[in-house]
RNA sequence: GGUCCGGCACCGCCGAGUCGCUGCCCGAGCGAGCCGGGGAACCAGGUACCCGGGGUGAGUCCGCGAUGUGCGCGGUAGGGCGUCCCCUUCCCGCCCGAACCCGUCAGCUAACCCGGUAGGCGGUAUGGGAAGAAGGA
Numbered sequence: 001g002g003u004c005c006g007g008c009a010c011c012g013c014c015g016a017g018u019c020g021c022u023g024c025c026c027g028a029g030c031g032a033g034c035c036g037g038g039g040a041a042c043c044a045g046g047u048a049c050c051c052g053g054g055g056u057g058a059g060u061c062c063g064c065g066a067u068g069u070g071c072g073c074g075g076u077a078g079g080g081c082g083u084c085c086c087c088u089u090c091c092c093g094c095c096c097g098a099a100c101c102c103g104u105c106a107g108c109u110a111a112c113c114c115g116g117u118a119g120g121c122g123g124u125a126u127g128g129g130a131a132g133a134a135g136g137a
Stems, first nucleotide, its partner, number of pairs: 010123005018032005033117006043107001052105001053102004061075005078096005087132005
């Protein structure tokens, strides 16, 4: 001097997943904010059969291949990021396009009832370009 790994602080990203108070005895709780589920009337046309049906989430669908199941490739509806405050739009570039849960049961839904508040990652970024709006001083 270079490379790799770990810790702390700080700055950021996906996501509802942040903040405050009390406590920690054998196990923790309460509240605010944010998020999700159940649940009338009205509306949803009726009947029969069948491969049940439903939820969180951007994460759905198509083609090809392989394949007893769990799989691979390409594309795609859709979604995210691009750090000289924040918001919107366009162009460009780079990514994601999963996973899990309920258990025969749930359309919407006022009152009302119930639950969650995790997890994962990046780094000092001579930072992609353009237009516009709003707010504050």